[in-house]
Source information
Predicted 3D model of a 355-nucleotide part of an RNA (large-subunit ribosomal RNA, domain IV) from a soil metagenome.
Context: one part of a larger RNA
RNA sequence: CCGAGCCUAAGGAACUCAGCAAAUUGCCACCGUAACUUAGGGAGAAGGUGGGCCCUGAUCCGUGAACGGAUUCACUCCGCGAGCGGACUUGGGGUCGCAGAGAGCAGGGGGUAGUGACUGUUUAUCAAAAACACAGGACUCUGCAAAGUCGCAAGACGACGUAUAGGGUCUGACGCCUGCCCGGUGCCGGAAGGUUAAGGGGACUUGUUAGCCGCAAGGCGAAGCAGGAAACCGAAGCCCCGGUAAACGGCGGCCGUAACUAUAACGGUCCUAAGGUAGCGAAAUUCCUUGUCGGGUAAGUUCCGACCUGCACGAAUGGCGUAACAACUUCCCCACUGUCUCGGGCUCGGACUCA
Numbered sequence: 001c002c003g004a005g006c007c008u009a010a011g012g013a014a015c016u017c018a019g020c021a022a023a024u025u026g027c028c029a030c031c032g033u034a035a036c037u038u039a040g041g042g043a044g045a046a047g048g049u050g051g052g053c054c055c056u057g058a059u060c061c062g063u064g065a066a067c068g069g070a071u072u073c074a075c076u077c078c079g080c081g082a083g084c085g086g087a088c089u090u091g092g093g094g095u096c097g098c099a100g101a102g103a104g105c106a107g108g109g110g111g112u113a114g115u116g117a118c119u120g121u122u123u124a125u126c127a128a129a130a131a132c133a134c135a136g137g138a139c140u141c142u143g144c145a146a147a148g149u150c151g152c153a154a155g156a157c158g159a160c161g162u163a164u165a166g167g168g169u170c171u172g173a174c175g176c177c178u179g180c181c182c183g184g185u186g187c188c189g190g191a192a193g194g195u196u197a198a199g200g201g202g203a204c205u206u207g208u209u210a211g212c213c214g215c216a217a218g219g220c221g222a223a224g225c226a227g228g229a230a231a232c233c234g235a236a237g238c239c240c241c242g243g244u245a246a247a248c249g250g251c252g253g254c255c256g257u258a259a260c261u262a263u264a265a266c267g268g269u270c271c272u273a274a275g276g277u278a279g280c281g282a283a284a285u286u287c288c289u290u291g292u293c294g295g296g297u298a299a300g301u302u303c304c305g306a307c308c309u310g311c312a313c314g315a316a317u318g319g320c321g322u323a324a325c326a327a328c329u330u331c332c333c334c335a336c337u338g339u340c341u342c343g344g345g346c347u348c349g350g351a352c353u354c355a
Stems, first nucleotide, its partner, number of pairs: 001350008010341002014339001019336001027051005036041001038173001052095007059087005067079004071074001096100001108334004113329002115326002120132002136171007148157003174321004179251003184248002186244005193239003199233002204228005211220003252270005279313001280310001291307005
């Protein structure tokens, strides 16, 4: 010096990202317990008092001598109840130590806010969480050879179930609620019109050549066969017409105006599919920002309560509350401490030296 353990004057979180670590608390009985609340809870809230041993009472429980009574006379029944034993009960007196749950095992507590309702689940091996799940809510698909899923198929699951069922997606107990927009995208419905594939259809046209013409080179050329091909007829889809947002998503700008000032209930104007309602708000969201005011501190970029100028909250990608719960996160207080001021001492095991 390193590891493990123990003690420490005075102070007591001044340490630090953070009371991390350590300390405190700890058992049983009794007394006594707040806000809030879903009336269950919160509660072991908090906060107190007692606890050994000896003597002696009371009470209760067990056993039950002797005695008395009854009769159906028996190893009978009933009553009273001494003595003995026990107790998780309780009163009084005494006694010892610094200390009586005498060692060991054995909750520290309270307040505040955020998030998630809760018990659960998770990154085997750096993350246990406010992430996942969850009951509950909603939308949507599916009429049974169901939808959906696996498989080339046979077949299987779904389900030996049948819409109070099964699949998918979103939300996430409970309470109060969930506004406006269907222009875009998606989905559903519609079928009049437009567009339109294969196919149908073949106007027309090309090649080939029996034949004909020509001295020749070559030219013309029916039928057949082969190729091309316009009009026209052709579904769904798309265009089109509607619906639908707990479907994907979206939810404005400028100017003026009140008898101090300031502000603007009011007005004008432009744009939009519609211009953010309730509630919340410097927030797990606020850049400017340590916003401003209030609280707490002697002093507070954090915290709590307000304000609203929301850079860039907002309603099932749910909004706002909420008792209980949490090895979650924030701030404060009490108790307690070697975390610290600031070190010191002790024990054991290493390191180190020698063998």
The RNAcentral record of the full RNA draws on MGnify. Its Rfam family is "Bacterial large subunit ribosomal RNA". Its family is annotated with ribosome and structural constituent of ribosome in the Gene Ontology.